[in-house]
RNA sequence: UCGCGACAAGGGCAAACCCGGCGAAAGCCGGUGACGCAAAGCUACGAGGCUACCGCACCCUGCACGUUGGGGUGCCACGCUCGUCGGGCUGCCGGA
Numbered sequence: 001u002c003g004c005g006a007c008a009a010g011g012g013c014a015a016a017c018c019c020g021g022c023g024a025a026a027g028c029c030g031g032u033g034a035c036g037c038a039a040a041g042c043u044a045c046g047a048g049g050c051u052a053c054c055g056c057a058c059c060c061u062g063c064a065c066g067u068u069g070g071g072g073u074g075c076c077a078c079g080c081u082c083g084u085c086g087g088g089c090u091g092c093c094g095g096a
Stems, first nucleotide, its partner, number of pairs: 004094002012037002018031005035083001041089003045086003048081003055075008063066001
């Protein structure tokens, strides 16, 4: 120094489940708990994945017949995911 990573040392993070909170949802936050992780630290920049409140289209339906109420289906990211992968930034320790 490294596109490297030991049954090393000292530490770190924390999946699922459950509880509480937020949210339309996906999901997030806190607690609990450890499946795992050498960047499971940061960053939604690219690809992927998840969700669909609003909006748009269509359908059903109510009567007060409207620039209307209710319901359904489809589309949509502006929502989310860095513990899906890649990119960018930063970083502890170390034998071969």